Model confidence (mean pLDDT): 83 of 100.
A computed fold for a 474-nucleotide part of an RNA from a metagenome, annotated as small-subunit ribosomal RNA, 3' major domain.
[in-house]
Context: one part of a larger RNA
RNA sequence: UGACGGGGAUCCGCACAAGCGGUGGAGCAUGUGGUUUAAUUCGAUGAUACGCGAGGAACCUUACCUAGACUAGAAUGCUAUACCGAUAUUGUUGAAAGAUGAUAGGCCUUCGGGAGGUAUAGCAAGGUGCUGCAUGGUUGUCGUCAGCUCGUGCCGUGAGGUGUUGGGUUAAGUCCCGCAACGAGCGCAACCCCUAUCUUCAGUUGCCAUCAUUAAGUUGGGGACUCUGGAGAGGCUGCCAGCGUAAGCUGAGAGGAAGGUGGGGAUGACGUCAAAUCAUCAUGGCCUUUAUGUCUAGGGCCACACACGUGCUACAAUGGUCGGUACAGAGGGUUGCGAAAGGGUGACCUGGAGCCAAUCUCUUAAAGCCGAUCUCAGUUCGGAUUGGAGUCUGAAACUCGACUCUAUGAAGGUGGAAUCGCUAGUAAUCGCGUAACAGCAUGACGCGGUGAAUACGUUCCCGGGCCUUGUACA
Numbered sequence: 001u002g003a004c005g006g007g008g009a010u011c012c013g014c015a016c017a018a019g020c021g022g023u024g025g026a027g028c029a030u031g032u033g034g035u036u037u038a039a040u041u042c043g044a045u046g047a048u049a050c051g052c053g054a055g056g057a058a059c060c061u062u063a064c065c066u067a068g069a070c071u072a073g074a075a076u077g078c079u080a081u082a083c084c085g086a087u088a089u090u091g092u093u094g095a096a097a098g099a100u101g102a103u104a105g106g107c108c109u110u111c112g113g114g115a116g117g118u119a120u121a122g123c124a125a126g127g128u129g130c131u132g133c134a135u136g137g138u139u140g141u142c143g144u145c146a147g148c149u150c151g152u153g154c155c156g157u158g159a160g161g162u163g164u165u166g167g168g169u170u171a172a173g174u175c176c177c178g179c180a181a182c183g184a185g186c187g188c189a190a191c192c193c194c195u196a197u198c199u200u201c202a203g204u205u206g207c208c209a210u211c212a213u214u215a216a217g218u219u220g221g222g223g224a225c226u227c228u229g230g231a232g233a234g235g236c237u238g239c240c241a242g243c244g245u246a247a248g249c250u251g252a253g254a255g256g257a258a259g260g261u262g263g264g265g266a267u268g269a270c271g272u273c274a275a276a277u278c279a280u281c282a283u284g285g286c287c288u289u290u291a292u293g294u295c296u297a298g299g300g301c302c303a304c305a306c307a308c309g310u311g312c313u314a315c316a317a318u319g320g321u322c323g324g325u326a327c328a329g330a331g332g333g334u335u336g337c338g339a340a341a342g343g344g345u346g347a348c349c350u351g352g353a354g355c356c357a358a359u360c361u362c363u364u365a366a367a368g369c370c371g372a373u374c375u376c377a378g379u380u381c382g383g384a385u386u387g388g389a390g391u392c393u394g395a396a397a398c399u400c401g402a403c404u405c406u407a408u409g410a411a412g413g414u415g416g417a418a419u420c421g422c423u424a425g426u427a428a429u430c431g432c433g434u435a436a437c438a439g440c441a442u443g444a445c446g447c448g449g450u451g452a453a454u455a456c457g458u459u460c461c462c463g464g465g466c467c468u469u470g471u472a473c474a
Base pairs, nucleotide, nucleotide: 001474002473003471004470005469007468008467010465011464012463013462015458016457019422020421021420022419023418026313027312028311029310030309031308032307033306034304035303042053043052064299065298066297067296068295069294070293077123078122079121080120081119082118083117084116087104088103089102090101091100092099093098107114108113126288127287129286130285131284135282136281137277138276139275140273142271147186148185149184150183151182152181153162154161155160166177167176168175192265193264194263195262197233198232199231200230201229202228203227207222208221211220212219236259239253240251241250242249243248315415319374320373321372322371323370324369325368331362332361333360336355337354341350342349343348381412386407387406388405389404390403391402392401428450429449430448431447432446433445434444
């Protein structure tokens, strides 16, 4: 100087407390461990692995296994030599890759050849093989915590200190006051984006108050309103009162759409964990080169006594079922979205209008509201499992897809010890969309609808900041 203490002082955080809803019990989905296997490819492992890499494993992907093949090779460039009928169709064999035949048949040309192809030789290739403890790049975490440092000066023999401590204050090393310090840098904040209000400009595909019109903003018309997207305004403790030297704090103060960082995002200091990644990529070294490379078919990554994590669905009446009826936002669409109409109980099929989209379409939002029924039961709760019949995608759904109809109707009556999330348009609950994608969502990422309870407080648990103290630790 640090680190540590079941030392002290002080401050903060859904850390506790106050509340609401979960997990842990059931069934299923998914990831992991273990076991099994020819293979169940590899990585990630307290917090910081486990719906993670994977934003989508039937083939492909694919790295694994079995079997069959190739060896300058599956890609690209160059050199040398030799040859040429490039390419298409097709026979035999084979699981295919391939092997081996047959037929047809070529572009430019200065007629030398060129483009292209094949074979051989070579310069060279290939490796998802090892090492993340050789590395770059990228990332997690402490932590969006308020810290981490430097120059000059001063103090100390020196390591070092001071500044950065102290008194206040703040979300903040934020600001003020004091002070052997005076300044500065990286962080904080602001500048950026979205959102909440208003003004103005512009009105098509959007809108419709007035006028006419229609089944319908449908049409004429209109730019007021909504909305869209450009430019601006607006919030700064600016004003008032109290307290205070000041910074600032308090106010159920004014004004205002918004009040003290308005709400959300992006943004992550010096560093820590030899943290993660050689399998995104790049790369040193090592290993491999008729194989640890490459091609093909089939299988596997989906196994299943079991254990754990993350979720979905429930156990019902604030509910289930049936009928009627209302209101979104944000996205996507030409290898696409696909309307009307018709068929089917349905998944879906036929159909093909319109749309490169504020125009057409995906697209009926669902919880909600109104009415009826069920009457507390393992039930008209719950839907696992299984039989049968189908639909769709796709060469192909056996291993191994999703969905529909019908039958079947398991566990489950609110969950032990323990443990998680959340402070407001949040939790809870309800549906909708997108990416990847032929197909496949309870996952991920977004969107809106309905919409709470509680916070006395900081004694305690956990993590962190600052000061101080002890130390046989570095």
The RNAcentral record of the full RNA draws on SILVA.